[in-house]
Context: one part of a larger RNA
RNA sequence: UGACGGGGGCCUGCACAAGUGGUGGAGCAUGUGGUUCAAUUCUAUGCAAAGUGAAGAACCUUACCAGGGCUUGACAUGCCGUGAAUCCUCCCGAAAGAGAGGAGUGCCUUCAGGAAUGCGGUCACAGGUGGUGCACGGAUGUCGUCAGCUCGUGCCAUAAGGUGUUGGGUUAAGUCCUGCAACAAGUGCAACCCUCGUGUUUAGUUGCCAACAUUGAGUUUGGAACCAUGAACAGAUUGCUGGUGAUAAGCCAGAGGAAGGUGAGGAUGAAGUCAAGUCAUCAUGCCCCUUAUGUCCUGGGCGACACACGUUCUACAAUGACCAGGACAAAGGGUCAUGACCCCGCAAGGGCAAGCUAACCUCAAAAACCCAACUCAAUUCGGAUUGUAGGCUGCAACUUGCCUGCAUGAAGCCAGAAUCGCUAGUAAUCACCGGUCAGCCAUACGGCGGUGAAUUCGUCCCGGGCCUUGUACA
Numbered sequence: 001u002g003a004c005g006g007g008g009g010c011c012u013g014c015a016c017a018a019g020u021g022g023u024g025g026a027g028c029a030u031g032u033g034g035u036u037c038a039a040u041u042c043u044a045u046g047c048a049a050a051g052u053g054a055a056g057a058a059c060c061u062u063a064c065c066a067g068g069g070c071u072u073g074a075c076a077u078g079c080c081g082u083g084a085a086u087c088c089u090c091c092c093g094a095a096a097g098a099g100a101g102g103a104g105u106g107c108c109u110u111c112a113g114g115a116a117u118g119c120g121g122u123c124a125c126a127g128g129u130g131g132u133g134c135a136c137g138g139a140u141g142u143c144g145u146c147a148g149c150u151c152g153u154g155c156c157a158u159a160a161g162g163u164g165u166u167g168g169g170u171u172a173a174g175u176c177c178u179g180c181a182a183c184a185a186g187u188g189c190a191a192c193c194c195u196c197g198u199g200u201u202u203a204g205u206u207g208c209c210a211a212c213a214u215u216g217a218g219u220u221u222g223g224a225a226c227c228a229u230g231a232a233c234a235g236a237u238u239g240c241u242g243g244u245g246a247u248a249a250g251c252c253a254g255a256g257g258a259a260g261g262u263g264a265g266g267a268u269g270a271a272g273u274c275a276a277g278u279c280a281u282c283a284u285g286c287c288c289c290u291u292a293u294g295u296c297c298u299g300g301g302c303g304a305c306a307c308a309c310g311u312u313c314u315a316c317a318a319u320g321a322c323c324a325g326g327a328c329a330a331a332g333g334g335u336c337a338u339g340a341c342c343c344c345g346c347a348a349g350g351g352c353a354a355g356c357u358a359a360c361c362u363c364a365a366a367a368a369c370c371c372a373a374c375u376c377a378a379u380u381c382g383g384a385u386u387g388u389a390g391g392c393u394g395c396a397a398c399u400u401g402c403c404u405g406c407a408u409g410a411a412g413c414c415a416g417a418a419u420c421g422c423u424a425g426u427a428a429u430c431a432c433c434g435g436u437c438a439g440c441c442a443u444a445c446g447g448c449g450g451u452g453a454a455u456u457c458g459u460c461c462c463g464g465g466c467c468u469u470g471u472a473c474a
Stems, first nucleotide, its partner, number of pairs: 001474002003471003007468007015459002019422005026314002029311005034305002042053001064300007073125001077124002079121005086103005092097001107114002127289002130287003137282001138278001140276001141274001143272001148187003152183002154163003167178003193266004198234006208223004212218001240254005303441001320374001325369001332363003338355001342351003381412001386407007428451003432447003
């Protein structure tokens, strides 16, 4: 100087407390461990692995296994020979890949040849999702959006080092004020950026409003007041008043205001820590394989199942499930796409097919509200499981897809020890959209709006910051 202490002081955080909803019990989904297997490819393993990489494993993907093949190779450059390329038919085969026959002879040209491309040969080489993340780059997680981390000159100390950065206040903040052997400075903090909340100006279509007619359709004619949409500005700065404070920084109360003290949310992550994770995104040193650890194909596996753990979804019901009825969003996607209306079907879906390269057309709402029956029951709760009949995608749905009808109707009556999230348009709850994608195992992930709470006296535990103290630790 650090680190540590079941030492001390101060401060802070959904850290506890106060509240609220969960997990742990049930069923299913999914990931992991284990076991099994020819293979169940690999990675990630306390917080910071486990709905992670994977924004989508039937083939492909695919890296794994079995079998069948190839060896200058699936891919690249160079050399030689040959045929333009390309297409069709037959035949062996599970396919990959062999074999045979035929069609075709193009473009540029200095007529030597060349370009593009197929086949054969020869080596130089290719290739490796093989190893090492404890050889590395890059980008990433974490402490932590915590308030810290440093430097120049000076001063102090034999030196390591200290001072500054400590003290008194204050702040979300090493934020600011003040004092001081320190005086300056850098990087973090804050602000500058984006979205939301208010207003002004501007614009007028496909959006809005009025007249009009009411229809199959806002088709037609006007308008720019409103809504909404886009652009440019304004607005919030403790600016004003009172109190308090050291005449400071600030804090408390109030006014005005759409908004008040960081207005709300996002992006933004210092120096460093964990030899943290990643050689399987990529890049790369070294090592290893080279008729195989490379490469092509068919089939299988990644989906197995006494069990254990994590993360979700659905429930156990009356604040409810079910029947009927008429309402109200935002943000997105759409041309090899989205697909209205109409017809068929109980439905999934099918047929015909308008419109839309989209403020125009379309995908397209639920909870809430209201009407009726249900009356506390393993039920009109719950929906697992199973049977059967269908539909869709796709060469192909057996291993192993999704959806629909009918039938079946399991566990479950609020969950032990323990444990997690959340402070406001938040929690809880309700539907919607998107990416990936032929289809989909999505209950995931990322967005979007609707309805919309309770509680916070305080600082015992835990994490973090600053000062201080002890130490046989470095």